[in-house]
Context: one part of a larger RNA
RNA sequence: CCCUCGCUAAGGAACUCGGCAAAAUAGCCCCGUAACUUCGGGAGAAGGGGUCCCUGUUUUGCAGGGGGCACUAAAGAGGCCCAAGCGACUGUUUACCAAAAACAUAGGUGUCUGCUAACUCGAAAGAGGAUGUAUAGGCACUGACGCCUGCCCGGUGCCGGAAGGUUAAAGGGAGGUGUUAGCUCCUUCGGGGGCGAAGCUCUGAACUGAAGCCCCGGUAAACGGCGGCCGUAACUAUAACGGUCCUAAGGUAGCGAAAUUCCUUGUCGGGUAAGUUCCGACCUGCACGAAUGGCGUAACGACUUGGGCGCUGUCUCGGCGAGGGACUCG
Numbered sequence: 001c002c003c004u005c006g007c008u009a010a011g012g013a014a015c016u017c018g019g020c021a022a023a024a025u026a027g028c029c030c031c032g033u034a035a036c037u038u039c040g041g042g043a044g045a046a047g048g049g050g051u052c053c054c055u056g057u058u059u060u061g062c063a064g065g066g067g068g069c070a071c072u073a074a075a076g077a078g079g080c081c082c083a084a085g086c087g088a089c090u091g092u093u094u095a096c097c098a099a100a101a102a103c104a105u106a107g108g109u110g111u112c113u114g115c116u117a118a119c120u121c122g123a124a125a126g127a128g129g130a131u132g133u134a135u136a137g138g139c140a141c142u143g144a145c146g147c148c149u150g151c152c153c154g155g156u157g158c159c160g161g162a163a164g165g166u167u168a169a170a171g172g173g174a175g176g177u178g179u180u181a182g183c184u185c186c187u188u189c190g191g192g193g194g195c196g197a198a199g200c201u202c203u204g205a206a207c208u209g210a211a212g213c214c215c216c217g218g219u220a221a222a223c224g225g226c227g228g229c230c231g232u233a234a235c236u237a238u239a240a241c242g243g244u245c246c247u248a249a250g251g252u253a254g255c256g257a258a259a260u261u262c263c264u265u266g267u268c269g270g271g272u273a274a275g276u277u278c279c280g281a282c283c284u285g286c287a288c289g290a291a292u293g294g295c296g297u298a299a300c301g302a303c304u305u306g307g308g309c310g311c312u313g314u315c316u317c318g319g320c321g322a323g324g325g326a327c328u329c330g
Base pairs, nucleotide, nucleotide: 001325002324003323004322005321006320007319008318010316011315014314019311027051028050029049030048031047036041038144052066053065054064055063056062057061067071079309080308081307082306083305084304085303086301087300091103092102107142108141109140110139111138112137113136119128120127121126145296146295147294148293150226151225152224155223156222157219158218159217160216161215164214165213166212170208171207175203176202178200179199182195183194184193185192186191227245228244229243230242231241254288255285266282267281268280269279270278
C1' cells in the first nucleotide's frame, strides 16, 4: 500500500452526478395516528410509553421489593415524511453490461367468421381452431377506474353499387400471305412473267366477351389530415368585430417552457443565505391534443425527479486497531 472488518473528538451531506456506501430504524404489548380515497385502503402512517431479577398470589396479570449507564441487556428482525413525473395494479423481459415509463394485463372499440366457420400448419391426406358454435372463435388498435373522445371521406385502403367507358383468354371469321394442279402471255425453246381452284400453311378486322380499373356512394377507436395575410375599441396595449386568399376540413374539450419549449437559466411566485434542477402559475404550443387516445386519479413500484427529519468517517481530515495479502528472511 491492497482486501475485509471494528472504533473515532467537534461538526453532521459541507462529500458527490446523486446520501453511492455506511450508519440509523428494528421483536412483542399498550396509547395514538393526517391529507386523500375506488370507503377496501392510506396503517406498522406519523409519534409516544412499556420490556430485567426476587417474593407473594386468585399466575396472559397484579402488588411489594431489588440492581444496573443500559433490561427484545448477546444474535437475528421496517428508517420515516412531503411533493412531482411515468406506468393503474400482481406479473413478464434483454440466460452472460439495460428490470424500466419497455412487454403483458383485466377492461374498451373496430373488423372477420353461420360451422366442412373464419384463421393457422401442410403440394395433399389431414391436424389445430374445438369434441367449441356469435355471451363463441380469429385478427388489429387501445390499455384498471373516472370525465370524455371534436372537425375532415379530397388522397390511400376497405365495404357497397351496377347504368355507362375501358378490358384477357376464348368464340368469331370479313380479308390477307405462302405453296401449286391448271389457265394464260412472252420466248433466244434453256426459260421468264401474270392469274390461280381444292387442300395444306401463316395470319387476321368487325362482332360477342368477366372480375378489375374508370365511375357513383359509404366508411376515420381505417392509413391519415386538422391554414395564411390585413385592419379595427374614447391613453396605451390588446382585439370580442370586419375584410381577403386558400382548403377535404382548418385543432374542439382538456392540458401546456411539458419524458414534448429552439430562443431558454422564458417571466412571476414558492422553497435556499445563495436554486441551469424542483414545485405552483402565465401562454409567445420553434414543433401538445383526444383509443399511434386526451386530461385526472386512490392503491401499487429494487422506476425517475425535487425537498425534509433522523442518522452517520460520504466529507472537513484524518487517526487508531484487527485479520488476510503485498514486502523481508527461511
This is a predicted structure of a 330-nucleotide part of an RNA (large-subunit ribosomal RNA, domain IV) from bacterium BMS3Bbin05. RNAcentral holds the full RNA, with entries from ENA and SILVA.